[in-house]
Parts: sequence; structure tokens; C1' cells
RNA sequence: GGGCGGUUAGCUCAGGGGUAGAGCACUUCCUUGACGCGGAAGGGGUCGGGAGUUCGAAUCUCCCACCGCCCACCA
Repeated sequence: GGGCGGUUAGCUCAGGGGUAGAGCACUUCCUUGACGCGGAAGGGGUCGGGAGUUCGAAUCUCCCACCGCCCACCA
């Protein structure tokens, strides 16, 4: 330098045009002598950044950043 994949909640990941979810974690309550387990309820993300397309973008296109893998180059 070229190609491919990835970036979404604190963590691990879904969602692939109709306005964002799961598990774990966290908070409150119940339960317990207490902790844990269990049960009930709840909070938390404008989806890596920017631009474009569209009535509508996490999703499609382009640019950039970062992470991973492969290939090429290297006097």
C1' cells in the first nucleotide's frame, strides 16, 4: 500500500429501512437473624465520528478514526 471482518447499555452480543433489545451486571422492594440463592419492579445507549440517499437510517452509499486477520512491498 491492497483486500476482508468488526465498532450498538458497565460487560458479552442480537437487530441488515418503520424509530433499539437479550443475558449478565446495577438500583429498589419481598424473602433471610444476615449474606447468597430465589421472586417482583425499575434505571441505563440519540448505535465510533462526519457527510449523502430516503417521507423515514443502527441498517444503504462515501470519507475518516480505531481494533483484528490475510496479501504485497521493504534500499
Molecule: transfer RNA
Organism: Actinomycetes bacterium